[in-house]
């Protein structure tokens, strides 16, 4: 000094909203049972992080064995971020996005 690579899967929490259960109110209608509204209703179901957590694989490196193969350790960093627009029911720290932009 160049070049490559620096990822992929789960499961989870910050966080979000309101299709579906509940929960609250009102109405049929006094009761079953339906319906309307309502997320500035705690909850479930559901979405959910590049800059959050675990775990597994992958990748790259020693080191041991070995006919293939395959074991054991390492290392896998850093990371400030709009507005806008996208979808799903609907929103978001999802996606556009390690983006514009800053340092």
């Nucleotide at each position: 000094g160049c070049a490559a690579u620096a990822g992929a899967g789960c499961g989870c929490u910050a966080g979000g909203g309101u299709u579906c259960c509940g929960g609250g109110u009102c109405u049929g209608u006094g009761a079953u049972c339906a319906g309307g509204c309502u997320g500035g209703c705690u909850g479930g179901u559901c979405c959910g992080a590049g800059a959050g957590c675990a775990c597994u694989c992958a990748a790259c490196c020693u080191u041991c064995u070995u006919g293939c193969g395959g074991a054991a350790g390492g290392u896998c960093a850093c990371a400030c971020g709009g507005c806008g627009g996208g979808a799903c029911a609907a929103a978001a720290g999802c996606c556009c996005g390690g983006g514009a932009g800053g340092u």
Model confidence (mean pLDDT): 82 of 100. Guanidine-I riboswitch aptamer from Marinospirillum perlucidum, 103 nucleotides, folded computationally. Its Rfam family is "Guanidine-I riboswitch aptamer". Rfam links the family to the GO term regulation of gene expression.